[in-house]
């Protein structure tokens, strides 16, 4: 002196899907019921591989222990995959993710 990874504020970009129908209400608005659909607040679910035991096999050993290799088991394990609870399906708001500036942070291929 430089400043990864993970935050945070601000400020842009940002998809997808029924302004559904029907009844209540004078009518809007709202309310209740039907079905239909979307996935990118949140949320859940899992694979390879790794960990642990316990069983059999193999060389070394020759009590035993340990190695290595299959098999059960169980635990851990992601996402834009996938559910589609939640949340949405005119616009408006939101919005996973990004992009610019500050700021925390301080790895050190």
């Nucleotide at each position: 002196g430089g400043g990864a990874a993970a935050g945070a504020u601000a400020u842009g970009g940002a998809a997808g899907a029924c302004u559904a129908u029907u009844u209540c209400u004078a009518a809007g608005g709202g309310a209740a019921a039907u079905g239909a659909c979307c996935g990118a607040a949140g949320g859940g679910a899992c694979a390879a591989g790794u960990u642990u035991a316990a069983u059999c096999u193999a060389a070394c050993a020759c009590c035993a222990a340990g190695u290595a290799g299959a098999u059960u088991a169980a635990a851990u394990g992601a996402a834009a995959u996938u559910c589609u609870c939640a949340g949405g399906u005119a616009a408006a708001a939101g919005a996973a993710c990004u992009g610019u500036a500050u700021c925390u942070g301080g790895a050190c291929g």
Notes
Glycine riboswitch aptamer from Romboutsia weinsteinii, 109 nucleotides, folded computationally. NCBI's taxonomy places the organism under Bacteria, Clostridia, Peptostreptococcales, Peptostreptococcaceae, Romboutsia. The coordinates come from a structure-prediction model, not an experiment, and the mean pLDDT is 84.